[in-house]
RNA sequence: CGGGGCGUGGCGUAGUUGGUAGCGCGCAUGGCUGGGGGCCAUGAGGUCGCCCGUUCGAAUCGGGUCGCCCCGA
Numbered sequence: 001c002g003g004g005g006c007g008u009g010g011c012g013u014a015g016u017u018g019g020u021a022g023c024g025c026g027c028a029u030g031g032c033u034g035g036g037g038g039c040c041a042u043g044a045g046g047u048c049g050c051c052c053g054u055u056c057g058a059a060u061c062g063g064g065u066c067g068c069c070c071c072g073a
Base pairs, nucleotide, nucleotide: 001072002071003070004069005068006067007066010025011024012023013022019056027043028042029041030040031039032038049065050064051063052062053061
């Protein structure tokens, strides 16, 4: 320098036929238990690395850019 992959709540991830985001763990509150652990219920927390564009509408399409990883030179 060229090519490819990945980047979603604290952590790990799903969602890529565009219709405004789900799961597990964790966390908070309450309940069961003498307490702990465990189980159950409810809830908070992300606008999807960042910017621009296309569209009525984008995590999802296009361009640029940043970070990490791989391959080639």
The RNA shown here (transfer RNA) has 73 nucleotides and comes from Candidatus Berkelbacteria bacterium RIFOXYA2_FULL_43_10. Rfam family: tRNA. Rfam links the family to the GO term triplet codon-amino acid adaptor activity. The coordinates come from a structure-prediction model, not an experiment, and the mean pLDDT is 82. It was read from a public genome assembly.